[in-house]
RNA sequence: GGCGGAUCAAGAGAGGUGGAGGGAACGGCCCUGAGAAGCCCGGCAACCUGCGGAAGCGUAAGGUGCCAAAUCCGUCGGCGGAAGUCGAAAGAUAAGAU
Numbered sequence: 001g002g003c004g005g006a007u008c009a010a011g012a013g014a015g016g017u018g019g020a021g022g023g024a025a026c027g028g029c030c031c032u033g034a035g036a037a038g039c040c041c042g043g044c045a046a047c048c049u050g051c052g053g054a055a056g057c058g059u060a061a062g063g064u065g066c067c068a069a070a071u072c073c074g075u076c077g078g079c080g081g082a083a084g085u086c087g088a089a090a091g092a093u094a095a096g097a098u
Base pairs, nucleotide, nucleotide: 001098003096006093007092008091013041015040016039017038021031022030023029025075026074027073028072042067043066044065047063048062049061050059051058052057071090076087077086078085079084
């Protein structure tokens, strides 16, 4: 890298640094000099490992991940007069097989 399945409505700083961008893509709509990304610290969660337990489960030491808005909303399709709703696609994350 591609593959199959799982999960994606909860949770997470009024800190330091940094200086203009950010929210995957596209269309929206937003966030941002009352300070974006990145980095540091901090935190959340509990997928894998570890530890405890007969198990449900607990813990949070190790490996990741995450910390505006539902995966921010929509993108294709079903139902519906509409509001809406259900399912895909695409994407993300972890573990796995290759």